[in-house]
């Protein structure tokens, strides 16, 4: 220098172009002599950045940033 994959909640991951979900973790309550486990509930991200297409973008297109792999 070229190619491919990835970036979404504290962590690990979902999400036919139709208004972001789950598990774990956190908080509150129940249960218990108490802790854990278990049960019920609650809050938390607008999706790496900037543009474009579209009535509508996490999703499609372009450029860039960061990480990983391959080629030279």
């Nucleotide at each position: 220098g070229g190619g491919c994959c990835g970036a979404u909640a504290g962590c690990u991951u979902a999400a036919a172009g139709g208004u972001a979900a789950a598990g774990c973790g956190g908080c509150u309550g129940g249960c218990u002599c108490a802790u854990a486990a278990c049960c019920a509930g609650c809050g938390g991200a607008g999706u790496g950045a900037a543009g474009g297409u579209u009535c509508g973008a996490g999703u499609c297109c372009u450029u860039c940033u960061c990480g990983g792999c391959c080629c030279a």
Molecule: transfer RNA
Organism: Candidatus Omnitrophota bacterium